[in-house]
C1' cells in the first nucleotide's frame, strides 16, 4: 500500500430570535379551587421502534396433586431472571488465515424422502466379469459375483496381500470409525493411549417419539380513592359458582349466582419517576461480571411538551475560477433512521456520515 476479519464509540456544534411541557420562586387577580405575568431549573434514543423473550409491580376467594398440553436442550460460569441473554470452553462443519456457522438422543420403536438410476434401507445384477447349457455364428438362457463402469447428495469402510471359476472382511496386516473394559488428563462437555470384539452401523427428531429440566391467569385501559350520573328487563341454575383444559382436592355463597339486552359516566388524584440507577477511581476475575469508595439527581405529557426560522462553523455531492501538482476560493443543493406514555434487563430490525484501537492474508521498501 492492497484485500479482508471481528469489536468499541459519536451520531452535528455555537449564537440569536419566536414558542412548548414539568417543578419551583416572586408579582398581580380571585372568597376558595385556580388563572395570568416574570425569573430560575429540568426536558427523548442508540435504537425511545418491533413487542420477540425475561422480570419488577398489581389484581384474580391462597394458584395444591395427577393426567393431558406447551416450551426448551453440548459443558462450566455470570446475571433479579430468561427458551430467543452474556462470557469462557468442548465437539462437528466452512475459510490459506483473522474468524464464522451449528449444538440432547437416529445400534428403543414407528415413520418420511423429489429427480436420476437396474437397485435407496432385513440393499441392489443395467453394463461388465466368471461358470454351465444351447447355437455354425451373431448371440440366447440359467446361475454366481458388489472388484470395475454408469446414475445420484448418498450405492453399506480404505490400501495392500492371500484366496477364488470370477469375486467378496471370505481370511490376514496396517489405517479410519463404532461398542465394551480399564488407564491417564480435565470441575465438566470431552480428549489421549492400551486391550478385546464383531467387521461397518447413511440422512431427517423445525416428523411422531424417548430422556432430562421448566411452566397458574390477566395485565398500568393492572389496581386504589374521590366526584358526578343512571332504569331496569329477559332467560338459566339453584346439588350453584370460582381455582387456564379434565379428574381429585379445595375455596366462596347459602337466596343468591351466571348469561344476554338496555341505561349512566368519558372528570380528577394516586399508582408515576431514587432506580437490579448514571459517572469516575481502586481491587478481584482469562472474561461475562462482582466488591468497595467517591460523586450526581436525570422527562413525566394525557390529544399527548422537547420545535420553527436566521447566521457562522463542520461533513458530503455538483458546477465555476485559480494552481504544474497536492490543493485553495466562490456559488448551489443535501446532512440519516426515528421519537417516551408503568418501569427495567436482553434480542432483533432501521440508520446519512464520522471516528478509534486490535487482528489476518498478500506485495513492496529500509
Nucleotide at each position: 500500500c492492497g484485500a479482508g476479519u471481528g469489536g468499541a464509540c459519536c451520531g452535528g456544534g455555537c449564537g440569536g430570535u419566536c414558542g412548548c411541557g414539568g417543578c419551583u420562586c416572586g408579582g398581580g387577580c380571585g372568597c376558595c379551587a385556580g388563572c395570568u405575568c416574570g425569573g430560575g431549573u429540568c426536558g427523548a434514543g442508540g435504537a425511545a421502534a418491533g413487542u420477540c423473550c425475561g422480570g419488577a409491580c398489581u389484581c384474580c376467594a391462597u394458584a395444591g396433586g395427577g393426567c393431558a398440553g406447551g416450551a426448551c436442550g453440548c459443558u462450566g460460569g455470570g446475571g433479579a431472571a430468561a427458551g430467543u441473554c452474556c462470557c469462557a470452553g468442548g465437539c462437528g462443519g466452512g475459510g490459506c488465515g483473522a474468524c464464522c456457522c451449528g449444538u440432547g438422543g437416529a445400534a428403543a420403536g414407528u415413520g418420511c424422502a423429489g429427480c436420476a438410476g437396474a437397485g435407496a434401507g432385513c440393499a441392489g445384477a443395467c453394463c461388465g466379469c466368471c461358470u454351465c447349457g444351447g447355437g455354425a455364428g451373431a448371440c440366447c438362457g440359467a446361475g454366481g459375483u458388489a472388484a470395475g463402469g454408469g446414475u445420484g447428495a448418498a450405492a453399506g469402510g480404505g490400501u495392500g496381500a492371500g484366496g477364488u471359476a470370477a469375486g467378496a472382511g471370505c481370511u490376514c496386516a496396517c489405517c479410519a470409525g463404532c461398542g465394551c473394559a480399564g488407564c491417564g488428563g480435565g470441575c465438566g462437555a470431552c480428549c489421549g493411549g492400551u486391550g478385546c470384539g464383531g467387521c461397518u452401523a447413511g440422512g431427517c427428531a423445525a416428523a411422531c417419539c424417548c430422556c432430562g429440566u421448566c411452566c397458574g391467569g390477566a395485565g398500568c385501559a393492572a389496581g386504589a380513592c374521590c366526584a358526578a350520573g343512571c332504569a331496569g328487563g329477559a332467560g338459566g341454575c339453584a346439588u350453584g359458582g370460582g381455582c387456564g383444559g379434565c379428574c381429585c382436592g379445595u375455596c366462596c355463597g347459602g337466596c343468591g349466582c351466571c348469561u344476554c339486552c338496555g341505561g349512566g359516566u368519558a372528570g380528577g388524584u394516586c399508582g408515576c419517576a431514587c432506580g437490579a440507577g448514571g459517572c469516575g477511581a481502586g481491587c478481584g476475575g482469562u472474561a461475562a461480571c462482582g466488591c468497595u469508595c467517591g460523586u450526581c439527581c436525570c422527562a413525566g405529557a394525557u390529544g399527548g411538551a422537547u420545535g420553527g426560522c436566521c447566521a457562522c462553523c463542520c461533513c458530503c455531492g455538483c458546477g465555476g475560477c485559480c494552481g504544474u501538482g497536492a490543493g485553495g476560493c466562490c456559488g448551489c443543493g443535501g446532512g440519516a433512521c426515528a421519537g417516551g406514555a408503568u418501569c427495567c434487563g436482553g434480542c432483533u430490525u432501521a440508520c446519512a456520515g464520522g471516528c478509534c484501537g486490535a487482528c489476518u492474508c498478500g506485495a513492496g521498501a529500509u
Bacterial RNase P class A from an Actinomycetota bacterium, 366 nucleotides, folded computationally. The sequence is in RNAcentral, with records from ENA. Of the family's consensus pairs, 96% are formed in the model. It matches the Rfam family "Bacterial RNase P class A". By type it is a ribozyme.